Model confidence (mean pLDDT): 77 of 100. The RNA shown here (FMN riboswitch aptamer (RFN element)) has 165 nucleotides.
């Protein structure tokens, strides 16, 4: 000095303003945001990865860009105009299970429906002359940005300098 192992820390941003409406950061308008590594030169839209989703597992799935300019070199820079963004929740109220948080310690504090009640709408069936009533089923304003899993996990980044070679 290098490689491998070990340990530590870190590791995601964002609806201003206006409109409709009983109700919307969810709709319309407009605004705003962009993980990690690589790539002759800087990337949300190139290549790969992480996250996320499905599955008992093995494993599988997973978004989006064009044109012009500069240059030796750019799908990365500059200019113009576009496009994309997991899962669950979100009518009201109650409870607080399983679980999580805070904490030395939680039956008591905080969070938290997959539980319950009610309201409204729709449908089916029953009853009824009808209005209606009852039972059952489904639904209720739609999210890149709010809430939740998540004080999680992780691509990876930085460091420690212990061990081995």
């Nucleotide at each position: 000095a290098a490689a491998u192992a070990u340990c530590u820390u870190c590791a995601g941003g964002g609806c201003a303003g206006g409109g409709u409406g009983a109700g919307a950061u969810u709709c319309c308008u407009g605004a705003c945001c962009g993980g990690c590594a690589g790539u002759u030169a800087a990337a949300g839209u190139c290549u790969g990865c992480g996250a996320g989703c499905c599955g008992c597992a093995a494993g599988g799935c997973u978004g989006a860009c064009a044109c012009g300019g500069u240059g030796a070199a750019a799908c990365u820079c500059c200019g113009u105009g576009a496009c994309c963004g997991a899962c669950g929740g979100u009518c009201a109220c109650c409870u607080g299970a399983c679980g999580g948080g805070u904490g030395u310690u939680a039956g008591c504090c905080c969070c938290g429906a997959c539980g319950g009640u009610g309201c409204g709408c729709u449908g089916u069936u029953g009853u009824c002359u009808u209005u209606g009533c009852a039972a059952c089923a489904g639904c209720g304003a739609u999210a890149g940005u709010c809430c939740g899993g998540a004080u999680g996990a992780a691509a990876g980044a930085a460091g420690a300098g212990u061990a081995u070679u």